The part of an RNA shown here (small-subunit ribosomal RNA, 5' domain) has 492 nucleotides and comes from a Candidatus Falkowiibacteriota bacterium.
The full RNA is in RNAcentral, with records from SILVA.
The organism belongs to Candidatus Falkowiibacteriota, within Bacteria.
[in-house]
Context: one part of a larger RNA
RNA sequence: GGAUGAACGCUGGCGGCGUGUCUAAGGCAUGCAAGUCGAAUGCUGAUAGCAAUAUCGGCAUGGCAAACGGGAGAGUAACACAUUGGUAACCUACCCCAAAGUCGAGAAUAAUCCACCGAAAGGUGGGGUAAUACUCGAUAGUAUAAUUAAACAUAUGUUUAAUUAUUAAAGUUCCGGCGCUUUGGGAGGGGCCUAUGUCCUAUCAGCUUGUUGGUGAGGUAAAAGCUCACCAAGGCAAUGACGGGUAGCGGGUGUAAGAGCAUGACCCGCCUCACUGGGACUGAGACACUGCCCAGACUCCUACGGGAGGCUGCAGUCAAGAAUCUUCCUCAAUGGACGAAAGUCUGAAGGAGCGACGCCGCGUGUAUGAAGAAGCCCUUCGGGGUGUAAAAUACUUUUAUCAGGGAAGAAUCCAUGACGGUACCUGAUGAAUAAGGGGCUGCUAACCUCGUGCCAGCAGCAGCGGUAAUACGAGGGCCCCAAGCGUUAUCC
Numbered sequence: 001g002g003a004u005g006a007a008c009g010c011u012g013g014c015g016g017c018g019u020g021u022c023u024a025a026g027g028c029a030u031g032c033a034a035g036u037c038g039a040a041u042g043c044u045g046a047u048a049g050c051a052a053u054a055u056c057g058g059c060a061u062g063g064c065a066a067a068c069g070g071g072a073g074a075g076u077a078a079c080a081c082a083u084u085g086g087u088a089a090c091c092u093a094c095c096c097c098a099a100a101g102u103c104g105a106g107a108a109u110a111a112u113c114c115a116c117c118g119a120a121a122g123g124u125g126g127g128g129u130a131a132u133a134c135u136c137g138a139u140a141g142u143a144u145a146a147u148u149a150a151a152c153a154u155a156u157g158u159u160u161a162a163u164u165a166u167u168a169a170a171g172u173u174c175c176g177g178c179g180c181u182u183u184g185g186g187a188g189g190g191g192c193c194u195a196u197g198u199c200c201u202a203u204c205a206g207c208u209u210g211u212u213g214g215u216g217a218g219g220u221a222a223a224a225g226c227u228c229a230c231c232a233a234g235g236c237a238a239u240g241a242c243g244g245g246u247a248g249c250g251g252g253u254g255u256a257a258g259a260g261c262a263u264g265a266c267c268c269g270c271c272u273c274a275c276u277g278g279g280a281c282u283g284a285g286a287c288a289c290u291g292c293c294c295a296g297a298c299u300c301c302u303a304c305g306g307g308a309g310g311c312u313g314c315a316g317u318c319a320a321g322a323a324u325c326u327u328c329c330u331c332a333a334u335g336g337a338c339g340a341a342a343g344u345c346u347g348a349a350g351g352a353g354c355g356a357c358g359c360c361g362c363g364u365g366u367a368u369g370a371a372g373a374a375g376c377c378c379u380u381c382g383g384g385g386u387g388u389a390a391a392a393u394a395c396u397u398u399u400a401u402c403a404g405g406g407a408a409g410a411a412u413c414c415a416u417g418a419c420g421g422u423a424c425c426u427g428a429u430g431a432a433u434a435a436g437g438g439g440c441u442g443c444u445a446a447c448c449u450c451g452u453g454c455c456a457g458c459a460g461c462a463g464c465g466g467u468a469a470u471a472c473g474a475g476g477g478c479c480c481c482a483a484g485c486g487u488u489a490u491c492c
Base pairs, nucleotide, nucleotide: 001492002491003490004489006488007487008486009485010484013362014361015360016359017358018357019355020354021320026318027317028316030315031314032313035064036063037062040061041060042059043058044057045056046055047054048053071273072272073271081197082196083195085193086192087191090190091189092188095186096185097184098183099182100181101180102179103137104136105135106134113126114125115124116123117122143166144165145164146163147162148161149160150159151158152157171178172177199245200244201243206236207235208234211233212232213231214230215229216228217227218226248270249269250268251267252263253262254261255260275296276295277294278293279292298309299308300307301306326352328351329350330349334348335346336345337344338343365395366394367393368392375386376385377384378383400429401428402427403426404425405424409419436481437480438479439478440477441462442461443460447476448475449474450473451472457464458463
C1' cells in the first nucleotide's frame, strides 16, 4: 500500500447492487416450513331442489411424493475431496423409444355402527363393506437358472443357437384416452474399485490377529475378510508405519510483476451431520432434519397409573459475545410435489423491512461581489490572516416536499403483478432538507499564540514535557480524506 462476513470511537443527506451469529453443533415459547389425487375405492355431512340430480366438503383404505428442495460444518487426514481411468463386478421410480401381453377365481380389512377401558395419549372386543389393497390359478419369451454346442476373447468370461425348469398383470373413463404386466434400448442419477495429489509433529519408532493371503460357505444390486469355519504366517514402516494435534474438500478468494504465501464468508460441485448413542422397517432410492424402535441426558403435561417433545428450516426468544436483521408480503414470475385438468401445497423462490457492513453513483448550490465589513487570531501596533469567504445582487432546482400521470416484468386469445401507485415522466414551491473525521517534531502533506511546568499528559518508532513546548491542553490558521474519517484485529 492492498484486503475483510469485521468490531470500536466521532459523525451521518440520498439512491442502486451486494451482504449480515465468524462465538454456544448451547437451550428454545409461538406460528408457519410436504403434501396431493373423487378420472383407484368404501362410507358420510352440508346447500339448492318434490325428485332425478347438481355444487361444496369430511373420515378411512389405496397410489405417488415425502431420500428433493432448505440448514449447518460437529465429526472426518479418509478413495472424504480433486484429477485420471475401470466396472467382462453393479443398480436405477418417474421420463423417452421399441416389442409383446392385460385370462379366470377367492378370502379379508380400515373408516362407519354397537359395547367397553383410560385423566390424557390412546386402546380392546363384536358386527359389517369396497378397491388400481391382498391371495391363488392359467398363459410365456430375445427374461431368470441349469446343461450342451459354436464363434470370439482370455484372469474369473462375452455373444449366438438348442433343450429343460421357473416367474406376470388392474382397472377406470366425459370413449379421446389414462393406466397395469414382461422384455430390450436410451437419457439423467447413483454404488464400488484403481493411479496421482492433499496440514503440523520423531520430545510418537516400531504397528497389526480378521491382522496378510488361501479354500469353502454365507452375504450384497455388485468385486472384496464384507462376515464366518478351517489352513498358512503373513502384511505395513525413516520414501515416516503407528500414535498425537489441527482441519470439511474443491471451483475459487486476498495479495504479489510473477513464483509464491495466506484463505475456503456469500455463489456452484462433492462429502458429512440432524438432541447424544445404537438399530432396523418401508421403498427404485434412506439406515431417513420436521418417519419408526431401544437406551441416555434435558424440557413439558399428569387424575401419579402413565404420556409428549427435538428450530444445525423461516421469522422470533434467552444465553454467550467486541459483534451480526422482520415473530413482514406473495405464490404474480422461476422451480418443485401431486393431479387428465381446473387447481392445491411450497418460510424453495420472488419481494419488501432493518444495519454506512461493503462497493459504486449523486448531493449539501452557481455566478457576480471590497485592496477587503463585523467578529475572532496574530502583531514589530504600522499592519497581517481568516477572505470572495460572508452580507448583498442575479440565477438554478440535482436533491427535498407537494400535486398530476404511470409501467415493463404476463408466458397465453380473455383473465391473472406480491413488489407497487414502486421505478419513471410532468408541473409547482423554495437555497430551500444535507459536513464531518483525523492530523500539523522527523519518518509525513500541514505553524503560530496562550495555558501547563518530568505535573497533567502524548506516543506506531525515534522520542516529547523539569518556565520562552511548532510533540501535552486550548484558540486561530493550515494539511489530508470526505458521508465518511480514524483506531484495533487478521492476511499478503